[in-house]
RNA sequence: ACAACGGAGAGUUUGAUCCUGGCUCAGGACGAACGCUGACGGCGUGCUUAACACAUGCAAGUCGAACGCAAACGGUCCCUUCGGGGACUUAGUAGAGUGGCGAACGGGUGAGUACCACGUGGGUAAUCUGCCCCUUAGUGGGGAAUAAUCAGCCGAAAGGCUGACUAAUACCGCAUGAUGCAGUCGGACCGCAUGGUCUGAUUGUUAAAGGUUUAUGACUGCUAAGGGAUGAGCCCGCGCCCCAUUAGCUUGUUGGUGAGGUAACGGCUCACCAAGGCUACGAUGGGUAGCUGGUCUGAGAGGAUGAUCAGCCACACUGGGACUGAGAUACGGCCCAGACUCCUACGGGAGGCAGCAGUGAGGAAUAUUGCGCAAUGGACGAAAGUCUGACGCAGCAACGCCGUGUGAGCGAUGAAACCCCUCGGGGUGUAAAGCUCUGUUAGAUGGGAUGAAUAUGCAGGGUUGUACCUUGUUGUGACAGUACCAUCAGAGAAAGCACCGGCUAACUCCGUGCCAGCAGCCGCGGUAAUACGGAGGGUGCAAGCGUUGUCCGGAUUCAUUGGGCGUAAAGAGCGUGUAGGCGGAUUGGUGUGUCGGAAGUGAAAUCUGCCCGCUUAACGGGCAGGGGUCUUUCGAUACUGCCUCUCUAGAGUGCAGGAGAGGGUGAUGGAAUUCCUGGUGUAGCGGUGGAAUGCGUAGAUAUCAGGAGGAACACCGGUUGCGAAGGCGGUCACCUGGCCUGCAACUGACGCUGAGACGCGAAAGCGUGGGGAGCAAACAGGAUUAGAUACCCUGGUAGUCCACGCCGUAAACGAUGGGCACUAGGUGCUGGAAGAUUCGACCCUUUCAGUGCCGCAGCUAACGUAUUAAGUGCCCCGCCUGGGGAGUACGAUCGCAAGGUUGAAACUCAAAGGAAUUGACGGGGGCCCGCACAAGCGGUGGAGCAUGUGGUUUAAUUCGAUGCAACGCGAAAAACCUUACCUGGGCUUGAACCGCACCUGACAAUCCCUGAAAGGGGACUUCUUCGGACAGGUGUAGAGGUGCUGCAUGGCUGUCGUCAGCUCGUGUCGUGAGAUGUUGGGUUAAGUCCCGCAACGAGCGCAACCCCUGCCGUCUGUUGCCAUCAGGUAAUGCUGGGAACUCUGACGGGACUGCCGGUGUUAAGCCGGAGGAAGGUGGGGAUGACGUCAAGUCCUCAUGGCCCUUAUGUCCAGGGCUACACACGUGCUACAAUGGCCGGUACAGAGGGUAGCAAUGCCGCGAGGUGGAGCCAAUCCCAAAAAACCGGUCUCAGUUCGGAUUGUAGUCUGCAACUCGACUACAUGAAGUCGGAAUCGCUAGUAAUCGUUGAUCAGAAGGCAGCGGUGAAUACGUUCCCGGGCCUUGUACACACCGCCCGUCACACCAUGGAAGCCGGUAGUACCCGAAGUCGCCGGGGGAACCCGCAAGGGACCUAAGCGCCGAAGGUAAGACUGGUAACUGGGGUGAAGUCGUAACAAGGUAGCCGUAUCGGAAGGUGCGGCUGGAUCACCUCCUUU
Repeated sequence: ACAACGGAGAGUUUGAUCCUGGCUCAGGACGAACGCUGACGGCGUGCUUAACACAUGCAAGUCGAACGCAAACGGUCCCUUCGGGGACUUAGUAGAGUGGCGAACGGGUGAGUACCACGUGGGUAAUCUGCCCCUUAGUGGGGAAUAAUCAGCCGAAAGGCUGACUAAUACCGCAUGAUGCAGUCGGACCGCAUGGUCUGAUUGUUAAAGGUUUAUGACUGCUAAGGGAUGAGCCCGCGCCCCAUUAGCUUGUUGGUGAGGUAACGGCUCACCAAGGCUACGAUGGGUAGCUGGUCUGAGAGGAUGAUCAGCCACACUGGGACUGAGAUACGGCCCAGACUCCUACGGGAGGCAGCAGUGAGGAAUAUUGCGCAAUGGACGAAAGUCUGACGCAGCAACGCCGUGUGAGCGAUGAAACCCCUCGGGGUGUAAAGCUCUGUUAGAUGGGAUGAAUAUGCAGGGUUGUACCUUGUUGUGACAGUACCAUCAGAGAAAGCACCGGCUAACUCCGUGCCAGCAGCCGCGGUAAUACGGAGGGUGCAAGCGUUGUCCGGAUUCAUUGGGCGUAAAGAGCGUGUAGGCGGAUUGGUGUGUCGGAAGUGAAAUCUGCCCGCUUAACGGGCAGGGGUCUUUCGAUACUGCCUCUCUAGAGUGCAGGAGAGGGUGAUGGAAUUCCUGGUGUAGCGGUGGAAUGCGUAGAUAUCAGGAGGAACACCGGUUGCGAAGGCGGUCACCUGGCCUGCAACUGACGCUGAGACGCGAAAGCGUGGGGAGCAAACAGGAUUAGAUACCCUGGUAGUCCACGCCGUAAACGAUGGGCACUAGGUGCUGGAAGAUUCGACCCUUUCAGUGCCGCAGCUAACGUAUUAAGUGCCCCGCCUGGGGAGUACGAUCGCAAGGUUGAAACUCAAAGGAAUUGACGGGGGCCCGCACAAGCGGUGGAGCAUGUGGUUUAAUUCGAUGCAACGCGAAAAACCUUACCUGGGCUUGAACCGCACCUGACAAUCCCUGAAAGGGGACUUCUUCGGACAGGUGUAGAGGUGCUGCAUGGCUGUCGUCAGCUCGUGUCGUGAGAUGUUGGGUUAAGUCCCGCAACGAGCGCAACCCCUGCCGUCUGUUGCCAUCAGGUAAUGCUGGGAACUCUGACGGGACUGCCGGUGUUAAGCCGGAGGAAGGUGGGGAUGACGUCAAGUCCUCAUGGCCCUUAUGUCCAGGGCUACACACGUGCUACAAUGGCCGGUACAGAGGGUAGCAAUGCCGCGAGGUGGAGCCAAUCCCAAAAAACCGGUCUCAGUUCGGAUUGUAGUCUGCAACUCGACUACAUGAAGUCGGAAUCGCUAGUAAUCGUUGAUCAGAAGGCAGCGGUGAAUACGUUCCCGGGCCUUGUACACACCGCCCGUCACACCAUGGAAGCCGGUAGUACCCGAAGUCGCCGGGGGAACCCGCAAGGGACCUAAGCGCCGAAGGUAAGACUGGUAACUGGGGUGAAGUCGUAACAAGGUAGCCGUAUCGGAAGGUGCGGCUGGAUCACCUCCUUU
């Protein structure tokens, strides 16, 4: 110095993860609208809808210097019959008219238009161009009319007719005339095909207008010609939306010749001739749309859009048409037709706001019937000037952008109020108040612009000049007394809106209680809502803030930049091949693409950078830049294309060999099934889980022989072979396609792919004709079942087979398109070839083709794939873009049909999916354990009774517990109490606790009355240190609640389960969830231990440590003990004594697989043995991991929230919890002889005892009473242990079994045994004779059986918790049932199988298809009618100009009328396309907890699925063929390791 200025993500599928994939959000924008709010200014913007209809006013006129005519009011004067008249002036004015120019510009709108309309770049040798500029030449001399006007007439009006007069820069002849135009004959030069330019000769032909003036002139016009400029026409290349469910379109169509027409080329038009033209690179048709510069967005590429401003186009009520003109097929012109509106005298007329305002209508929605021509621009004019809703301004609107303000400083450990609170405090908050200041804006007063000058006029200068230039002077402002400036007073007048669960910045309280409501997505709300509503507080933006709508973005979610297709959506079933796309090596050329330079253009505005002007900014000005697939030209030649010379590596041919279930046709073989005939033979056969239907004494099945017929080809047979795929399997013959190997002779890129097209294409199915043994949809019968339109069985028809013709689909799969090249290996098989070796062969090495497995790198979301790629690249084709609706509807096409191919939308959801992970589950698998089964013993279920529960009842039968894991449970004790329930009677700061303030004075105790009691009333009595204690009352804080919520909780508990598990740190593996460790081989009661191992360690559990018990020892020695010694008794540890034994209770020892043998891996361990009281955990207990069940408990206790407060609190009496048709659980007692009864005799352990246990004695049949020794306990008592044993009796029965029930009489406890206690005696003597289905416990001192103790307790166990006595049987074993542990597998489950989930039916709603019909719309075809009008013919009617003629008249020419072609609207006809609606009808979607079944997910209980056929209420079933996207077991093969 130059360049560059630029790219963010999040939520939501799951228990969690990764991926795919949709939906949603954060950003920006707007001609916006709506809600709430609203101070000022500047600059912009403002009918997006009905191109709907319009009242009223204005928007295009101007020129007297082109022309003729020509007023009035008023004024002055005169006359007058006083009504008026005349003259002059007003005034050559107003006015209309002739004529010229303009009106084709400016302004509006976007209906139409998919088109050379627009954009861009070219062409015009195929053209025109008024006004303007330049050049040349000319402008002579005549003529005839006409409007205005006047007169008359018609008409309601609009308007018109007749006659008469008149002018022109209006009109018409004549003259002159060229380089114009036309014809003929030439010349020169040029180009781009026709041709063009310049020029010579000649013939013919065509002009004109004046006006003004200071007057020979000048100015301004006019005519002809040439040139310029501007504008316009036409033509061409390229670009320019969607639909193929629009595939063929076209007859002036395509071309030619000729003619006509046009400013001009041209089928533009016509006649004739030919039969062409367009189209898959999308014609034709349909839909939509003005195009562009630009605008919005985006990093960009793109996408969307086309308001304002600017360029172009189109349109002007709708359709058609021409005239005039330089220019129109004319917004404010004409004619015709139509619709609509208005006027009317009913005869007829008038109109076109998509100009500016404005009105109505439509709509969510868009402004004033304003001022001015002062500026800019336009028309006319010589000019003054006139006109100008263009334009300049103002008004309305927060519609947008930009700017300013609503005050500034100080001011408390911080007022009040409000909110929250753990009640301590915190927040709003320096915020306010208060103090000190400032003065923007708004307000008031005063001053006050720029925009205005080159007008004109006047004066002067230059000049030949009045032209032109220049100087001075005069005058002109809608906006507007505006911008701006100065002064004055005063904080005075000026803040809202949305949000606060996450995304997304911002949190609490109250109310509500799946209600009301919110919501962009996920989702909030069912009593503790940061999500609803309100409040306080906070966050964001701010004169705005939100909402809605639309566009782009994010979205790499149509992917050129920049995606994919094995399993997520997606490879066509397969091939042949057309167009197209792509293409080997090499020589030369060309220069298409490509690249570079230059020139032109790409309007202005916009955009970007810099500079500048408004106080800043928005806004505006200046300079520069950027922008094309454009055009022209010059150059480069590597690559590409094209032409060309060659080549052989691709491809093909040839020769020599090879393998094969490749295809077609014909022939032929044996085994088996079935049938027929005959023989033998007799009662069954067959079939199943088990049966039955069926067959059989008319002789089946079985067996032998013979025969018939059809279909399929065992073994070989193999992840062997062949084929493009579908597919192909006995043998032989014939015909035939492809492939492989070797050789290297030939051709010389001949190749790859392949939209359409064509062909092939399993099974099922269809048509015609055969055939038919077996099998077998449908069908029938039998079973199964709740049912069974199924699975199973017996039959059985289409079909399966053949020929010919259709169909054209499959999980047609490797779920993987084809081709070429490259990128580690190992190993098996098939078919060849070569080498080496050998006599030969095998083995071996190398190589080609094919077919499998394992595996590296790489890739992949993962699974996986991996030279047979899903790796790395290139080429071509097909396909995908959320799920459902739906491969459906409609349309088209193919088919005989079934149906196939192509293939949507409305609506609906926020997911649907893939792979993998952890669990859980399985009528999956493996291993293992447990009184789980089995083997045993004894029970329950039957009876009676007890007890608990359900149910019922009741005033109440209080409450809780409800599969295991509620039910002799809470309750280790309901007569009152308990007690929570009911009835009745009471109390209200309360029965208990208790602060403060005030008042009163006693209270309590005792007695009396009343009452069921509580309570009420009364009597008696009465503290003090005068502070008070205490009591009562009132008030306020508050007390109380077994009221609710165990789904708000703590604590405690049950259960899986005393099962062996549950985790962590670090490391490693995996994108991740997670995995590893913890799996594996052994072993154990055990995740116990050992070994191995990407793991190494650790924790909670297991075990051990603790307690009881079994053996021994030591110590202790009373209340226990008594061997020895002594004493004593009728007898007794009774006494002395003893410390041995038993025992007491404290401490030790002992047991550890320690020893031996075997086995095992030399291990852990296991088996056996020895010793030992005890042996492999000696037995028992306590001990309960991480967690699960929203398990149980608010009625143990504690506790949040809610609720009650003269009651849901509290006191009392009585009742109830004890009811009773019934059902269930848990027990007791039995049914008897292994027993009952009577008599006698033994042996425990562990406990308890002073409000207690109570002995001996006496009384009672007994319960018990009396009485009280002893004992606070190794001392005394409860206390008798019972079964057992001995003896006797009963003799199989409802009994001498059994004891329920009931009666009577009692005892005890207790205020009180009626409801409702236990016990005793006597009497009574029920059911019951061993228990259906089913079901429970127990593995040793266990079961069974026997008694005994304790807690609770006044009394009241058959329950519960303990204790000891007697004391078995059985376990082969792990197939099965149940539960559990580990590993593995499948899964559509995760609320986790009590899961998930499919279809019919019924009901409601929604959108949609079909449909007899009905009602429209659009474009076209054929014919009829045919306005205006152009053109043509005719023109007898009419006619001033020119010619002839004296004239009359004639001629020329023009013309009305008429005729013809074309022709809009209209009519008729048959269709096409499209829309609306519709009785009825089809399926679809969505809904609350409906009905029927159970199809799918696990082997989903018949593996599932695909195609097809058939059947069935429905899911669905079955047949045929196919697939694995099937579990499990076994086998074969292959692979890996050794």
The RNA shown here (small-subunit ribosomal RNA) has 1538 nucleotides and comes from a bacterium.